Two RNAs folded together computationally: RNase P RNA and transfer RNA, 513 nucleotides in total. Rfam match: Bacterial RNase P class A. By type it is a ribozyme.

RNA sequence: GGGUUUAGACUGUCGCGGUUCAGUUCGCUGAAUCGAGGAAAGUCCGGACAUCGCAGGGCAGAAUGCUGGCUAACGGCCAGGCGGGGAAACCCGACGGCAAGUGCAACAGAAAGUAAACCGCCUGCCUGACCGCAAGGACAGGCCGGUAAGGGUGAAACGGUGAGGUAAGAGCUCACCAGCAGUCCUGGUAACAGGCUGGCUAGGUAAACCCCAUUCGAUGCAAGGCCAAACAAAGGGGUUCCGACGGCUUCAUAAGACGUACGUAGCGUUGAGGGCGACCUUAAUUUAUGUUCGGAUGUUGAGGAUCAAAGGAACAAGAUCGGCCCGAUCCAGCCCUUGGGUAGGCCGCCCGAGGUUGACGGUAACGUCAAUCCCAGAUUAAUGACAGUCGGGGUCUUUCGGGACUCGACAGAAUCCGGCUUAUAACAGCCCACUA
RNA sequence: CGGACCGUGGCGCAGCCCGGUAGCGCGCCACCUUGGGGUGGUGGAGGUCGCUGGUUCAAAUCCAGUCGGUCCGACCA
Numbered sequence: 001g002g003g004u005u006u007a008g009a010c011u012g013u014c015g016c017g018g019u020u021c022a023g024u025u026c027g028c029u030g031a032a033u034c035g036a037g038g039a040a041a042g043u044c045c046g047g048a049c050a051u052c053g054c055a056g057g058g059c060a061g062a063a064u065g066c067u068g069g070c071u072a073a074c075g076g077c078c079a080g081g082c083g084g085g086g087a088a089a090c091c092c093g094a095c096g097g098c099a100a101g102u103g104c105a106a107c108a109g110a111a112a113g114u115a116a117a118c119c120g121c122c123u124g125c126c127u128g129a130c131c132g133c134a135a136g137g138a139c140a141g142g143c144c145g146g147u148a149a150g151g152g153u154g155a156a157a158c159g160g161u162g163a164g165g166u167a168a169g170a171g172c173u174c175a176c177c178a179g180c181a182g183u184c185c186u187g188g189u190a191a192c193a194g195g196c197u198g199g200c201u202a203g204g205u206a207a208a209c210c211c212c213a214u215u216c217g218a219u220g221c222a223a224g225g226c227c228a229a230a231c232a233a234a235g236g237g238g239u240u241c242c243g244a245c246g247g248c249u250u251c252a253u254a255a256g257a258c259g260u261a262c263g264u265a266g267c268g269u270u271g272a273g274g275g276c277g278a279c280c281u282u283a284a285u286u287u288a289u290g291u292u293c294g295g296a297u298g299u300u301g302a303g304g305a306u307c308a309a310a311g312g313a314a315c316a317a318g319a320u321c322g323g324c325c326c327g328a329u330c331c332a333g334c335c336c337u338u339g340g341g342u343a344g345g346c347c348g349c350c351c352g353a354g355g356u357u358g359a360c361g362g363u364a365a366c367g368u369c370a371a372u373c374c375c376a377g378a379u380u381a382a383u384g385a386c387a388g389u390c391g392g393g394g395u396c397u398u399u400c401g402g403g404a405c406u407c408g409a410c411a412g413a414a415u416c417c418g419g420c421u422u423a424u425a426a427c428a429g430c431c432c433a434c435u436a
Numbered sequence: 437c438g439g440a441c442c443g444u445g446g447c448g449c450a451g452c453c454c455g456g457u458a459g460c461g462c463g464c465c466a467c468c469u470u471g472g473g474g475u476g477g478u479g480g481a482g483g484u485c486g487c488u489g490g491u492u493c494a495a496a497u498c499c500a501g502u503c504g505g506u507c508c509g510a511c512c513a
Base pairs, nucleotide, nucleotide: 001431002430004428006426008390009389010388011387012386013385014384016035017034018033019032020031021030022029023028037410041421042420044419045418046417047416048415049220050219051218052217056326057325058324059323061216062215063214064213065212066080067079068078069077070076081095082093083092084091085090096211097210101209102208103205104204118151119150120147121146122145124143125142126141127140128139130137131136159177160176161175162174163173164172178201180198181197182196184195185194186193187192224347225346226345227344234338235337236336237335238334240313241312242311246307247306248304256300257299258298262294263293265292266291267290268285269284270283271282272281273280274279318330319329320328340512341511342510354373355372356371357370358369359368360367361366392407393406394405395404396403397402437509438508439507440506441505442504443503446462447461448460449459456493464480465479466478467477468476486502487501488500489499490498
């Protein structure tokens, strides 16, 4: 440094829950037997199972993200690759794409991304003054350009080092290195590694939007099924069309329907009242819009319109259906809601992707076969308490035989299973690395 | 048992989606106003953004883990 195991042992007394058997006065009693975990935890993933009119298509959304394998499945595990840490054993990695597109980068800085000239460096031109007989030289300032080598800013400034080259510079050229690309070669199932060739360079950020690939119906045992009991099969709101019977109309301004102007109407706001409440009633106010209601004139109406919960239909609304669309199905024995009642029992529910041992296959995860075992099912929620002996750790002490005191963690099933993560006193034991 | 959400000065909240200055109201402190108090005015203090780790130049904000808290869910008609 990496795995593994245990989670004190035994005895006695009392007590609790399940199952079986026996007894019973049907209330229980007795006997036998079984009775928490490595995490039962967090509920972070994945499944089984159950229900949803059986879960269909598209968009949206969510999750995962090197490669290969294991598995019922997984974000888990195993093996490998690559990158990083360490002296080593070994450990860690959210490890696709920024060379698809879009965005972001505060402050500082000239410039933050088809770059950019602040200082500096350099050619040229102009001006000034100096030196020189002159040609010219060097200096200072200005202007037009060149330049990313140097300085400065920043977390980050458009490959690095060296040489050549140049007015100064620069992948401008060359060597090495880093990185990138390829219908390339070799090895490997693959990730990838090594080589060859090429042009010289493409910055960071995807735990930013996004792109690519793969996966995902929703809800969770308070799922769901059955029995019993009680209450008000009660109230409020919503509710398309056709329509038997029935109600209406009876010779004309039909009964009505639609609907414009208009309206002191309603929905809205404020106030008051009623109701446990959902909601209802009422008053005032009103700018606009919309809608409902009423509605002169008008249009339509005798083969009648209209109301309508026998019954029927499905264009729209609503529901199944979770965000949207399509599609399918259902639709008054409906949907939403208020109030009321119950707080009981049974099933689901513990034989399971089960444990242990062995053999075989596989590097391993894991798989196959055989033998063997039965190992919690509570529902206010059992699995405990006390005493003794032994054993373990710590402290003190010792006449080295021992003695005294003290400690024993984290935590507790609730449909089940596979993982992950987190908490955990102490003991035992194996392998490996390094140091002495 | 299952599901959904929250944690930011003393209190109640915004900022979080889409990273760069932590802000608002009440409260608190000092001064002015007043005879004194209140009110009002001016100025100020006060924040490990629950905790730990990670991504990033940079985290209240994004991601993971963890701690604490809140809410919802029974059946019958």